A computed fold for a 1402-nucleotide RNA from a bioreactor metagenome, annotated as small-subunit ribosomal RNA. The coordinates come from a structure-prediction model, not an experiment, and the mean pLDDT is 82. RNAcentral holds the sequence, with entries from SILVA.
C1' cells in the first nucleotide's frame, strides 16, 4: 500500500471397551477452533513463451500457467419477546507486497604459536561444461573433459592452544597472559542423524548406536547440573540446598497479572583494593623485674605506675532513610478519532498503593581506657647486636656461605630493625638482563669467519633528464562498540567505588607534494668489460732429457774388524765385511741459485727442454654503455693419512721383531723391517685447511726496505701504478696489540655465536666400499669455565754475583769399647716437653732421699700456702717418752706482749667451726702476652709527593760501572725519606799522659843456700783511666776527568786491621700454658695436699753427639822450662807429717794484683821398647780401700793390686775448618753435700791448601715460561674397583593417536518403487489425482578385519656419561714438565698414551 469472498472434511478433549508391573497405549463412538483443506480474486512473486537488447549476461515491454487470508473482544444502532445473528465502531489479530530498522548467512585482502631430526603434499584433488542442491555464490554434490593446484615468503605432518577488547610488566620498543566484565566462536554424557521452525541440525526437544546409572512383575522402560544452590570424588585450593521480583531487563498477555536461581540483595572466605581503630597529654624515685656488665654502671625507658583528658569503633537504649515513579489503580478535566457525550487512545491535575535489602545506612544519648597486635628479620647484599646453649653434631641457607669449644650466620633470651590487621613462605610472569641487542650486542686471542672459489634465487646498487606516484610526507572525512586507560569535573563524611565530558596510534576513503626510493623511457662514462702494445713469474697439464747422492749387483786391491751409543748390545764380517777403484742396475728426490723473493682462489707450486693452457700487472684511451657487488640452496677444487684396481719399490718408515734403558718401558735410544710413501684411474672431503682476521667499495699523518712495470733526468735520484715487509700518528681495543695489506671511519651482502660439562655425543636423516663425514639434541650436573695483563712463587729456563757451597787441602764421623741423648720395647711407673736443616751431651749450669711433675701403699679435707668471720685457749717454738715405714697419733716438761677504771679491751699465736675461697707441672702454644729458634749479619724491605696505567700495579729500587753491602758514582720521570748496611759501643794489636799498691826492679844500698826479701825508686813490665793513631790521607797506573780498583811509600797496624755485641719488613698457625703471666674449659674427701718405698738409671735392638784408642811424629821411665783467665768464708786451705795411692792429720794465711787454688801439659834433654794384639789399647770383672752424705742395695765418684775384651785407621755416605785458624796440649769456672768424656771460658805449640766457579747445596739481582697462589711437598690425566643418578642400544611386551584398504551397517535425508492402505480435490459412478505403510538403492556413525606409520611406557643384558672422603695402577699435560706441545689421519698398547705421515706456533 492492497486485501480479508465463499465453502469443506476431520480430530483431541470426552464416553465406552480393552492391553501392560510400569512407561505408555489399542479399538469404537461424538464434537470445536485464529487447527487442517479446496475454490474465487492476484498488484506482486515463481516458471515458461515472445519482442528488444547484447556476447547466450543484466535490463525493459507483452503474454500464458501456478500461488493468499481468520477471526477475537468491548461498545452502540437497527431488528427481535429475549438471546443470537446482521450491521456500525474502537482495539487486537490474519494475508500479500515494498521499504526501513534489527539480527543473521556467505565471500575476499591482511594479520594470527613451536618444530625442517616433518620436504614434498593433493584424485573431488585444480579448472571447465551439463545437471542437481541451497535463502544464497561455489566441487557444495554428480556425469563427462582437461591435468592441473599448493610448497623453502615453509606446503604437508607433528605438538600446543578458544580468539579479541583488554590485563600484568616495562622509560619505551617489547615480553607474558586471555581469570572477572564485554564482543565473537565452539560445545552440552560420547558419536551419528535429521524433523519442526523466521531462526537449531537445538544444554533443561526427537531418532539411532555406544558407555554408564536407575526402575522392573525380566516381558520391558527411564536418565543426562559445562543452569542456580547442593552431594561425592580429585586436588595445594575455591562459598548458601538463603531472601525477593521492590528496582533494572526479558518472555507471554489487550491488560490486570503470571513466569524469570537473568537480576537485585543477604550469607561464607583478610582472596584483593580502600578507609578507621586498638588511645591522647603530663609524668624520673630514671621504681620493681628482665638482660648485659670493665661490677662503676648501662639498657628495656616516659616505657609502666600515677594524674588530667577524649570517646572513633565495640556494647546498651531511642529515632530512622534515599533507592519509588516517566509504574499501577481511582477520580476530575482537555484533545484527536467516532454517528456518538460510550469504550479505548493521547494528555493535565488530584488522591491512593507498591521495599527483598532492613529496623540496615545514618543520627542522638549513656557507660568506661575500659573490649581490640601480630608477623618477619638483625654475617654481606640489606635497615637492625649482645649473652647463654650446642660443638662439621643439631641445624641454617635466595647467592656468597655459616657450624670442628669463645658462632652478631644454628637454638633460646634480652635488645634492635621493618611492615602492620596483617606478615612471612611457595609458585608463576615481566623487570633489572644492552644476557637474542628493531630501538640496542658481537665473531684476531674470551663463544663465534664457512677450507677455497664459480654462480642461481634473493638483497643492495654510478651520473643526467622526463613521466608516474609503489614506498615516503602533509591536510580533511569516516571508523576505531561499550567497559577499561588518561585528563578535567561531579556523587557517596574521605577513599576504594561510581557518573559526566574530552581524548588515541592504527585502518579506510579522499585531496595534495615530488626531494629521496621504486617503475617506464631517453641519454652519459668515471664502475665493469673488450681491443691494441709491452715486460715478470716454482701458475697448471703432458711428453722427453740430465747430473750429484743412497742402495744393490759384478770384478779388482786389501785385512780384521765394521757399525752404533750417554755407555752398550742386537746386527754385518775370515764363506773376506767396512774402506777403496772400475763397470752396471733401479727407484725416488732435485744441493748451490734461495731472498719476511715470485705465482696461484685456497690446498699448494722449486733440475732442464718442448708443446698446450689459465690468470695478474703496466701503458694507451679505440669500442660497449651499469653489463656491477654479494651470494641461501647448487656445482667445482680441496695437504696428509686412509680405501679400491693394476703397476712400481732405491731410500725412509706406522705395525712388528730383537737389543738397550728402567721398579716396569707395550716409549724416548739402537739394529732390522711390512703396509705406506712413487705412478695410472677412481673414492674419501677432513687439518692449528691460521693472518686463528669472509667478500666488495670509498675515506683517514708519515718514515723506511723490497718485487714487477711506466714516466722525468746524462746520472745520482724523484714521481706514479700494482704487490710484499717493518716502524709509527690519529683512531680503535678488556688488555695484548692493530694501524692505508686496519682490529680506524662508513655502506652492501653472506656465514657464525649466546655460561662450563654432558657433546660434536645419542637418536633420526643424507653421503661413503669402509674408515667415517655433514646435519645435530636432551636428561642430568657445576658456579663457575674462559681471555688479557699484574705481583709473587717455582722450572731437570737463561744471564750475572756471593758463601768452607764445590774444588785444593788438613783433621774427623760412619767400623771398636765406653759415656751421654733419642726412638723402640718393657714396666705398677719407666713423669712431661723438643721431631728434617732449625729434636736427639736439647729444657737438665749436674734424678741416691729431696728435686719429682710418675707408680704402689698409708694419711688429711677451709686444706701444705693467702684474706675475711665466730668460738676456745695462751701460747708458738724447744726438750723428751711410747706406737708406727714415716706422715702422724698420743703423753710429759717448759711457756706471750701492750693498755686498763682490774670488769675488760687490743695485738700476736695455736686449736676447733661455718662458708666465701685456696690449690692444680690438669687441657688448649690452633684463644694469648712475653721470650726464643730459623731463613740470615742474607742485602734487602718500604713510604710521601709526582708521573705512567681503566685497573691490579709500575716507576723510584731498573740500566752502565763498583762494592762485603740498595756501598758509592754516572745516567734516567722521577725527587726525597724511613727501617736495614756502614759508623757510633766492648775487646785486642802500637804509642803517649796521669797514677804507682797488693804489681815491677834499671841504677844505688843491705841481705840470703835461694828468693824484690828489705831500704829506696816508678825508668821498664804490668795494672786502669784518659788520649793519639788509619782517613784510600799521600804517590803512580787503570777507569769516564767519576765511584772505585791495582801497585807503592810511610807506618805497630792498610783498605770494614782481628774478634765480639748488634738480627730490617717478614716466613714457618715454627717452639714454649712444665720458667713466668694469662682467657676459656675441667677437678674440688680430689686431677688438691702430706709421707715411706720404688721409678725417671729397665734392655733382643736402631740412630745422633762425644771420649779413649788402634800406636814408633808413639808408649814407659827419668831429668828439666814456660801461661792466661778465673774461683774462694757452712769457703780456698799453705808449711809440716802419715799412707804405694785415693786421702788423712794439721791448721798458717786470705773476704784477696797481698793468702790459697798454683802444680803446670804438650814441647825440650836422656834411657828403654823394635812392629807384636805388643811395655799399644784400656773395656770388663774380682779383692781391698778412700771421700761426700741421715743413707751409696736398686743407683755416686776416686784409689791400689789383680784381670787385660773389642780394636791393626773403618762400606755406601757424611762433617768441620782459609791464620794465630785447623790440629794438638793442658788449666779454670758455673751447677754442686757428692757426682763431667758435657757446657762455658783460658792460654801453650802451631800447619797445609785455595787453579778456579763447570758441577752439588743455600742465597741475591735481572730476565723468560707457567694450566702454580695452601704457591712444585703445587697442579693434574686416564683405566680399574665400589656406591648412587639420569640417559642411549636391546630379543621383545603393553598402551595410545591419526590415517589407509576391505567387511557389516542402525537411525536418517534423498532417489526409485509402491500390487497393500487412504477424509477433504476432480468425477453421477467406475475410477483418477494426491498421500501413507512397505520394499530397493546411494551415502553413512558405531563395530570388525588387515598391514604399515607414529608417540609413550616397560625390558634380561649391555654402552658410554655424571657425581662421590681418605681406594688401586701409573705420571700424559702445565717449566725446555724432564722425548716441546697441539691439529687431522692411520696403527698399536692395562691406562693415561706411543709411533708414522703432513700441518700449526698457541
Nucleotide at each position: 500500500a492492497a486485501g480479508a469472498g465463499g465453502g469443506g472434511g476431520a480430530u483431541a478433549a470426552c464416553a465406552g471397551u480393552u492391553g501392560g508391573a510400569a512407561a505408555c497405549g489399542a479399538c469404537u463412538g461424538c464434537u470445536a477452533a485464529u487447527a487442517c483443506c479446496g475454490c474465487a480474486u492476484a498488484a506482486g512473486c515463481u516458471u515458461c513463451c515472445u519482442a528488444u537488447g547484447u556476447a547466450u549476461a543484466a535490463g525493459u515491454g507483452g503474454g500464458a500457467a501456478g500461488u493468499a487470508a481468520a477471526g477475537a473482544u468491548g461498545g452502540c444502532c437497527u431488528c427481535u419477546g429475549a438471546a443470537u445473528a446482521u450491521g456500525c465502531u474502537a482495539u487486537c489479530g490474519c494475508u500479500u507486497a515494498u521499504g526501513g530498522a534489527u539480527g543473521g548467512g556467505c565471500c575476499c585482502g591482511c594479520g594470527u604459536c613451536u618444530g625442517a631430526u616433518u620436504a614434498g603434499c593433493u584424485a573431488g584433488u585444480u579448472g571447465g561444461u551439463g545437471g542437481g542442491g541451497u535463502a544464497a555464490a561455489g566441487g557444495c554434490c554428480u556425469a563427462c573433459c582437461a591435468a592441473g593446484g599448493c610448497g623453502a615468503c615453509g606446503a604437508u605432518c607433528a605438538g600446543u592452544a578458544g580468539c579479541c577488547g583488554g590485563c600484568c610488566u616495562g622509560a619505551g620498543a617489547g615480553g607474558g597472559u586471555g581469570g572477572a566484565c564485554g564482543g565473537c566462536c565452539a560445545c552440552a554424557c560420547u558419536g551419528g542423524g535429521a524433523c519442526u521452525g523466521a531462526g537449531a541440525c537445538a544444554c533443561g526437544g526427537c531418532c539411532c548406536a555406544g558407555a554408564c546409572u536407575c526402575c522392573u512383575a525380566c516381558g520391558g522402560g527411564a536418565g543426562g547440573c559445562a543452569g542456580c544452590a547442593g552431594u561425592g570424588g580429585g586436588g595445594a585450593a575455591u562459598a548458601u540446598u538463603g531472601c525477593g521480583c521492590a528496582a533494572u531487563g526479558g518472555g507471554g498477555g489487550a491488560a490486570a497479572c503470571c513466569c524469570u536461581g537473568a537480576c537485585g540483595c543477604a550469607g561464607c572466605g583478610a582472596c584483593g583494593c580502600c578507609g578507621c581503630g586498638u588511645g591522647a597529654g603530663c609524668g624520673a624515685a630514671g621504681a620493681a623485674g628482665g638482660c648485659c656488665u670493665u661490677c662503676g654502671g648501662g639498657u628495656c625507658g616516659u616505657a609502666a605506675a600515677g594524674c588530667u583528658c577524649u570517646g572513633u569503633u565495640u556494647u546498651a537504649a531511642g529515632g530512622g532513610a534515599c533507592g519509588a515513579a516517566g509504574u499501577c489503580u481511582g477520580c476530575a478535566g482537555a484533545g484527536a478519532a467516532u454517528a456518538a457525550u460510550a469504550c479505548g487512545c493521547u494528555u493535565u491535575g488530584c488522591a491512593g498503593g507498591u521495599g527483598a535489602c532492613g529496623g540496615u545506612a545514618c543520627c542522638u544519648u549513656a557507660c568506661a581506657a575500659g573490649a581490640a597486635a601480630g608477623c618477619c628479620c638483625c654475617g654481606g647484599c640489606u635497615a637492625a647486636c649482645u649473652a647463654c646453649g650446642u660443638g662439621c653434631c643439631a641445624g641454617c641457607a635466595g647467592c656468597c656461605g655459616c657450624g670442628g669449644u669463645a658462632a652478631u650466620a644454628c637454638g633460646u633470651a634480652g635488645g634492635g630493625g621493618g611492615c602492620g590487621a596483617g606478615c612471612g613462605u611457595u609458585g608463576u610472569c615481566c623487570g633489572g638482563a644492552u644476557u637474542u641487542a628493531c630501538u640496542g650486542g658481537g665473531c684476531g686471542u674470551a663463544a663465534a669467519g664457512g677450507g677455497u672459489g664459480a654462480g642461481u634465487a634473493g638483497g643492495c646498487g654510478g651520473u643526467u633528464g622526463u613521466a608516474u606516484a609503489u614506498g615516503u610526507c602533509a591536510g580533511a572525512u569516516g571508523u576505531a562498540a561499550a567497559a577499561g586507560g588518561c585528563a578535567c569535573a561531579g556523587g557517596c563524611u574521605u577513599a576504594a567505588c561510581u557518573u559526566g565530558u574530552g581524548u588515541a596510534a592504527g585502518c579506510a576513503u579522499u585531496u595534495g607534494a615530488a626531494a629521496c626510493u621504486g617503475u617506464a623511457c631517453a641519454a652519459c662514462u668515471u664502475g665493469a668489460g673488450u681491443g691494441c702494445a709491452g715486460g715478470a713469474g716454482a701458475g697448471g697439464u703432458a711428453a722427453g732429457u740430465g747430473g750429484a747422492a743412497u742402495u744393490c749387483c759384478u770384478a779388482g786391491u786389501g785385512u780384521a774388524g765394521c757399525g752404533g751409543u750417554g755407555a752398550a748390545a742386537u746386527g754385518c764380517g775370515u764363506a773376506g765385511a767396512u774402506a777403496u777403484u772400475a763397470g752396471g742396475a733401479g727407484g725416488a728426490a732435485c744441493a748451490c741459485c734461495a731472498g719476511u723473493g715470485g705465482c696461484g682462489a685456497a690446498g699448494g707450486c722449486g733440475a732442464c727442454u718442448u708443446a698446450c693452457u689459465g690468470g695478474a700487472c703496466u701503458g694507451u684511451a679505440a669500442c660497449u654503455g651499469a653489463c656491477g657487488c654479494u651470494g641461501a640452496g647448487u656445482c667445482a677444487c680441496g695437504a696428509a693419512a686412509g680405501c679400491g684396481u693394476g703397476g712400481g719399490u732405491a731410500g725412509c718408515a706406522a705395525a712388528c721383531a730383537g737389543g738397550a734403558u728402567u721398579a716396569g718401558a707395550u716409549a724416548c735410544c739402537c739394529u732390522g723391517g711390512u703396509a705406506g710413501u712413487c705412478c695410472a684411474c677412481g673414492c674419501u672431503g677432513u687439518a692449528a685447511a691460521c693472518g686463528a682476521u669472509g667478500a666488495g667499495u670509498g675515506c683517514u699523518a708519515g718514515g723506511u726496505g723490497u718485487u714487477g712495470g711506466c714516466u722525468a733526468g746524462c746520472g745520482a735520484u724523484a714521481g706514479u701504478c700494482a704487490g710484499u715487509g717493518c716502524c709509527g700518528a690519529a683512531g680503535u681495543a678488556a688488555a695484548c696489540a692493530c694501524a692505508a695489506u686496519a682490529a680506524g671511519c662508513a655502506c652492501u651482502c653472506c656465514g657464525c655465536c649466546u655460561g662450563g660439562g654432558g657433546a660434536g655425543u645419542a637418536c633420526g636423516g643424507u653421503c661413503g666400499c669402509a674408515a667415517g663425514a655433514c646435519u645435530g639434541a636432551a636428561a642430568c650436573u657445576c658456579a663457575a669455565a674462559g681471555g688479557a695483563a699484574u705481583u709473587g712463587a717455582c722450572g731437570g729456563g737463561g744471564a750475572c754475583c756471593c758463601g768452607c757451597a764445590c774444588a785444593a787441602g788438613c783433621a774427623g764421623c760412619g767400623g771398636a769399647g765406653c759415656a751421654u741423648g733419642u726412638g723402640g720395647u718393657u714396666u705398677a711407673a719407666u713423669u712431661c716437653g723438643a721431631a728434617g736443616c732449625a729434636a736427639c751431651g736439647c729444657g737438665a749450669a749436674g734424678a741416691a732421699c729431696c728435686u719429682u711433675a710418675c707408680c704402689a701403699a698409708g694419711g688429711u679435707u677451709u686444706g701444705a700456702c693467702a684474706u675475711c668471720c665466730c668460738c676456745u685457749u695462751g701460747a708458738c717454738a724447744g726438750a723428751u717418752g711410747c706406737a708406727g715405714a714415716g706422715a702422724u697419733g698420743u703423753g710429759u716438761c717448759c711457756u706471750c706482749c701492750c693498755c686498763u677504771u682490774c670488769g675488760g679491751g687490743g695485738g700476736c699465736a695455736a686449736g676447733g667451726g661455718a662458708g666465701a675461697c685456696a690449690g692444680g707441672u690438669g687441657g688448649u702454644g690452633c684463644a694469648u702476652g712475653g721470650u726464643u729458634g730459623u731463613c740470615g749479619u742474607c742485602a734487602g724491605c718500604u713510604c710521601g709527593u709526582g708521573u705512567c696505567g681503566u685497573g691490579a700495579g709500575a716507576u723510584g729500587u731498573u740500566g752502565g760501572g763498583u762494592u762485603a753491602a740498595g756501598u758509592c758514582c754516572c745516567g734516567c720521570a722521577a725527587c726525597g725519606a724511613g727501617c736495614g748496611c756502614a759508623a757510633c759501643c766492648c775487646u785486642u794489636a802500637u804509642c803517649c799522659u796521669u797514677a804507682g799498691u797488693u804489681g815491677c826492679c834499671a841504677g844505688c844500698a843491705a841481705g840470703u843456700u835461694a828468693a824484690g826479701u828489705u831500704g829506696g825508686g816508678c825508668a821498664c813490665u804490668c795494672u786502669a783511666a784518659g788520649g793519639a793513631g788509619a782517613c784510600u790521607g799521600c804517590c803512580g797506573g787503570u777507569g769516564a776527568u767519576a765511584a772505585a780498583c791495582c801497585g807503592g811509600a810511610g807506618g805497630a797496624a792498610g783498605g770494614u786491621g782481628g774478634g765480639g755485641a748488634u738480627g730490617a719488613c717478614g716466613u714457618c698457625a715454627a717452639a714454649u700454658c712444665a720458667u713466668c703471666a694469662u682467657g676459656c674449659c675441667c677437678c674440688u674427701u680430689a686431677u688438691a695436699u702430706c709421707u715411706u718405698g720404688g721409678g725417671c738409671u729397665a734392655c733382643a735392638c736402631a740412630c745422633g753427639u762425644g771420649c779413649u784408642a788402634c800406636a814408633a811424629u808413639g808408649g814407659u821411665c827419668g831429668g828439666u822450662a814456660c801461661a792466661a783467665a778465673g774461683g774462694g768464708a757452712a769457703g780456698c786451705g799453705a808449711a809440716a807429717g802419715a799412707g804405694u795411692g785415693a786421702u788423712c792429720u794439721g791448721g798458717a794465711g786470705c773476704a784477696a794484683a797481698u793468702c790459697c787454688u798454683u802444680a803446670u801439659a804438650a814441647a825440650c834433654c836422656g834411657a828403654u821398647c823394635c812392629c807384636a794384639g805388643u811395655u799399644c789399647g784400656g773395656a770388663u770383672u774380682g779383692u781391698a780401700g778412700g771421700c761426700u752424705g741421715c743413707a751409696a742395695c736398686u743407683c755416686g765418684c776416686c784409689u791400689a793390686c789383680a784381670u787385660g775384651a773389642a780394636g791393626u785407621u773403618g762400606g755406601a755416605g757424611u762433617u768441620g775448618c782459609u791464620a794465630g785458624u785447623a790440629a794438638u796440649c793442658g788449666c779454670g769456672a758455673a751447677u754442686c753435700a757428692g757426682a763431667a768424656c758435657g757446657u762455658c771460658g783460658c792460654g801453650g805449640u802451631g800447619a797445609a791448601u785455595g787453579c778456579g766457579u763447570u758441577c752439588c747445596c743455600g742465597g741475591g739481582u735481572c730476565u723468560u715460561g707457567u694450566a702454580c697462589a695452601c704457591a712444585c711437598c703445587g697442579c693434574c690425566c686416564g683405566u680399574c674397583a665400589c656406591a648412587c643418578c639420569a640417559u642411549g642400544g636391546a630379543a621383545g611386551u603393553u598402551g595410545g593417536u591419526a590415517a589407509u584398504a576391505c567387511c557389516c551397517a542402525a537411525a536418517g535425508u534423498c532417489g526409485c518403487u509402491g500390487a497393500g492402505c487412504u477424509a477433504a480435490c476432480c468425477g453421477u459412478a467406475a475410477g483418477g489425482g494426491g498421500g501413507c505403510a512397505g520394499g530397493c538403492g546411494c551415502c553413512u556413525a558405531a563395530g570388525g578385519u588387515a598391514g604399515g606409520a607414529u608417540c609413550a611406557a616397560u625390558g634380561a643384558c649391555u654402552g658410554g656419561g655424571g657425581u662421590g672422603a681418605a681406594g688401586u695402577c701409573g705420571u700424559a699435560a702445565c717449566a725446555a714438565g724432564g722425548u716441546a706441545g697441539c691439529c687431522g689421519u692411520a696403527u698399536c698398547g692395562g691406562a693415561a698414551g706411543g709411533u708414522g705421515c703432513g700441518g700449526c706456533u698457541g